[in-house]
The RNA shown here (c-di-GMP-I riboswitch aptamer) has 76 nucleotides and comes from Bacillales bacterium UBA5632. It was read from a public genome assembly, where an Rfam model found it.

Order: sequence, then structure tokens, then C1' cells
RNA sequence: AUUAUGCAAAGCCAAAAUCAGAGUAAUCUGAUGACGGAAAACUAUAGGGUCUUUAAUAAGACAGCCAGUUGCCAUC
Repeated sequence: AUUAUGCAAAGCCAAAAUCAGAGUAAUCUGAUGACGGAAAACUAUAGGGUCUUUAAUAAGACAGCCAGUUGCCAUC
């Protein structure tokens, strides 16, 4: 340095629900909260998939669905 692994340590993120706000909606933002996560970081025109729609051969949403890219610490 690479691959593999996630025992220990130090840390990190934050589901559902509730309140407030935005949006037609899916959903998103903030606070509380902690189900879980070894990438729960990033990517929606790199690919698949799911969802919504005042709409149509169109517009939007989801990365904590699969996937792609990148990365910290430790180590028999």
C1' cells in the first nucleotide's frame, strides 16, 4: 500500500411517531426521539426498481430498495 474482516476503543448517522412549516401529492426541512446502520457518506441523465400527479406520452419524489463511486479507525 492492497485485499479481507468488524472483536475492542474513540466517534458518526438517525427509522417510526409527535409538533411546526413547504408541496396538489409522493415527499422534504427543523425540533424531540432512537428502530436500526461498518459506509444509513455521495450519485436520480451511469443502470435497475418503487411511488406521486392539478397531469401525458409529460413532470416530480425516494439513495435507510438493489446498484455505482469514494472514505475513517482498528486488526487474528